This is a predicted structure of a 72-nucleotide RNA (transfer RNA) from a Gemmataceae bacterium. The sequence is in RNAcentral, with records from ENA. Lineage of the source: Bacteria > Planctomycetota > Planctomycetia > Gemmatales > Gemmataceae. Model confidence (mean pLDDT): 80 of 100. It matches the Rfam family "tRNA". The family's RNA type in Rfam is transfer RNA.

[in-house]
RNA sequence: GCCCCGAUGGUGAAACGGACAUCAUGCCCGGCUUCUAUCCGGGUGGUCCCGGUUCAAAUCCGGGUCGGGGUA
Numbered sequence: 001g002c003c004c005c006g007a008u009g010g011u012g013a014a015a016c017g018g019a020c021a022u023c024a025u026g027c028c029c030g031g032c033u034u035c036u037a038u039c040c041g042g043g044u045g046g047u048c049c050c051g052g053u054u055c056a057a058a059u060c061c062g063g064g065u066c067g068g069g070g071u072a
Stems, first nucleotide, its partner, number of pairs: 001071007010025004018055001026044006048064005
């Protein structure tokens, strides 16, 4: 240099082109408890960036950035 894979809340993962983007965990508040922990309820916060296609994009297409792997 070229090829392939990946990038989604703080973290780890889901998501036939049509959801209100889901779950777990973390954090915050409350309940329970003599206190703490456990447990229960509520809240919090996300699609790497720029374009394009489409009535509709996390998802498809092009380019870029970063990470991983392969290759002379």